[in-house]
RNA sequence: GUCCCCGUGGUCUAGUCCGGACAAGACGGUGCCUUGCGGAGGCACAGAUCCAGGGUUCAAAUCCCUGCGGGGACG
Numbered sequence: 001g002u003c004c005c006c007g008u009g010g011u012c013u014a015g016u017c018c019g020g021a022c023a024a025g026a027c028g029g030u031g032c033c034u035u036g037c038g039g040a041g042g043c044a045c046a047g048a049u050c051c052a053g054g055g056u057u058c059a060a061a062u063c064c065c066u067g068c069g070g071g072g073a074c075g
Base pairs, nucleotide, nucleotide: 001074002073003072004071005070006069007068010027011026012025013024020058029045030044031043032042033041051067052066053065054064055063
């Protein structure tokens, strides 16, 4: 330099191809229950404007463009 992949709660991932109403799950956190006690078990709650900006659209995490960051292949 060319090309490819990835970027979503504190952490790890799903959803993206085929746009649609409150973004799903696990771990972790908080509260309550349970228990002789408990970091085990049960219930509930909080937490992500989906890397940034722009475009298309009635509507964008999802499609298009540019940039940023990370990883990889080739030279």
Molecule: transfer RNA
Organism: Candidatus Nanohalarchaeota archaeon QJJ-7